[in-house]
RNA sequence: GGCAGAGUAGAUGUAAGUGCGUUAAGUGCUAGUUGGACGGGAAGUUGCCACUAGACGAAAAGCCUAUGCUUGCGGUACUUACGUCGCAUUCCGCUGCC
Numbered sequence: 001g002g003c004a005g006a007g008u009a010g011a012u013g014u015a016a017g018u019g020c021g022u023u024a025a026g027u028g029c030u031a032g033u034u035g036g037a038c039g040g041g042a043a044g045u046u047g048c049c050a051c052u053a054g055a056c057g058a059a060a061a062g063c064c065u066a067u068g069c070u071u072g073c074g075g076u077a078c079u080u081a082c083g084u085c086g087c088a089u090u091c092c093g094c095u096g097c098c
Base pairs, nucleotide, nucleotide: 001098002097003096004095005094010085011084012083013082014081015080016079017078018077019076020074021073022072029054030053031052032051033050035049036048040092041091042090043089060071061070062069063068
């Protein structure tokens, strides 16, 4: 120098558990912010997350003395297990072979 390869954060599916909402938050959608994170190092988006604003918008039922309980419901939150995908991208580094 050439060829090949490994590794993260994270995303997602299923199951279980613990919560939240059902007096509608959350999820999803749109716009803004120069706020944050993104293999071992550097840079880093039109992607991701967070925040703010806006539009849209839902499944309740039973028991009961009930601010309670049970069963549901929500493209609901978190944790654990298993599976799948996986640095947007660029340069360097690492491992093997030549």

Model confidence (mean pLDDT): 77 of 100. THF (Tetrahydrofolate) riboswitch aptamer from Holtiella tumoricola, 98 nucleotides, folded computationally.